[in-house]
Predicted 3D model of a 458-nucleotide part of an RNA (small-subunit ribosomal RNA, 3' major domain) from an uncultured Alphaproteobacteria bacterium. The full RNA is in RNAcentral, with records from Greengenes.

Context: one part of a larger RNA
RNA sequence: UGACGGGGGCCCGCACAAGCGGUGGAGCAUGUGGUUUAAUUCGAAGCAACGCGCAGAACCUUACCAACCCUUGACAUCCCUGUCGCGGGGACCAGAGAUGGACCCCUUCAGUUCGGCUGGACAGGUGACAGGUGCUGCAUGGCUGUCGUCAGCUCGUGUCGUGAGAUGUUCGGUUAAGUCCGGCAACGAGCGCAACCCACGUCCCUAGUUACCAGCGGUUCGGCCGGGGACUCUAGGGAAACCGCCGGUGAUAAGCCGGAGGAAGGUGUGGAUGACGUCAAGUCCUCAUGGCCCUUACGGGUUGGGCUACACACGUGCUACAAUGGCGGUGACAGAGGGUUAAUCCCCAAAAGCCGUCUCAGUUCGGAUUGUCCUCUGCAACUCGAGGGCAUGAAGUCGGAAUCGCUAGUAAUCGCGGAUCAGCAUGCCGCGGUGAAUACGUUCCCGGGCCUUGUACA
Repeated sequence: UGACGGGGGCCCGCACAAGCGGUGGAGCAUGUGGUUUAAUUCGAAGCAACGCGCAGAACCUUACCAACCCUUGACAUCCCUGUCGCGGGGACCAGAGAUGGACCCCUUCAGUUCGGCUGGACAGGUGACAGGUGCUGCAUGGCUGUCGUCAGCUCGUGUCGUGAGAUGUUCGGUUAAGUCCGGCAACGAGCGCAACCCACGUCCCUAGUUACCAGCGGUUCGGCCGGGGACUCUAGGGAAACCGCCGGUGAUAAGCCGGAGGAAGGUGUGGAUGACGUCAAGUCCUCAUGGCCCUUACGGGUUGGGCUACACACGUGCUACAAUGGCGGUGACAGAGGGUUAAUCCCCAAAAGCCGUCUCAGUUCGGAUUGUCCUCUGCAACUCGAGGGCAUGAAGUCGGAAUCGCUAGUAAUCGCGGAUCAGCAUGCCGCGGUGAAUACGUUCCCGGGCCUUGUACA
């Protein structure tokens, strides 16, 4: 100087408390451990691994296993030799296919000093080489997580100290903030904070089609037509919020409390933005890369299998256990996206509400499981897809110890869209509809900041 303390002081955070809803019990989905396996590819490991890499494993993907094949190689550059192409279509034999063998049709390279001279493409050969998701993230770059959007981390000069170092950055107030004010052997400065950026919320201006329809006319009744430029909206520009005004408080300061006005009030709300550093944190399987290793194999191709196994254990979710409900009928109103172009066309809600029924039961709750019949995608649904009909109807009556999220348009609840994608979501990323309860307070648990104290720790 730090770190640590079941030392002290001050102060924060859904940290506790106050509330609401869950998880832990059930069934299923998904990830992981374990076990199994020819293989169940690999990585991730407290928070910060475990619906994570995977925004989508039937083949492919695919890195794993078995079998069968190739060896200058599926891909790149150079050298030598040969051919003149490539490309498209049909069809034969062997084979699981890769591949090997054999055949037909169409089409037939460019430049040219016309010389197989140059380029290009293809085939063969030789070696240099290619190739490796092989190892090392404790050799690395890059990227990322985390403490933490926490308020900190430093420097120059000066001063103090033999020195390590201190001071500044401590102190009194104050703030979300090392934010600002005051004081002070310090005076300044940098990276962070804040602001500048984006979205939402109010108004104004500009513009008026595909959007809009107040008033006027027509109407087959639909902004449909004439028309309008008001309104909604769209998308460009601007205004607006600054403790600016008033009162109180404070030191006359910074600020704090209340009020007015205002669409909005004290950071308006949300996002983007992550200081010096920590964890030899994560990633050599995105990519790049040092070193090491393989080179008829640890490279390459194919068929089939596996990653989908199942006594069990854990994480994350979905659906429930019902009457604030289930079922039947009726029934409106979104936003954001996507579709090659499209405010034009298409994809476009559900809960809510109203009517009826069920009457507390393992039920008209719940839907697992299984049988059977179909549909779709795809060369192909056996291992191993999704959806539908009929039948079957399991566990489950609110969950032990323990534990998680959330402070407002939030939680809870309801649906909708998108990426990936042939097909496949209860996951992920977004969108809107309905819409709460509670916060006395900081003693305690957890994490963090500042000062101080002890230390046999560095």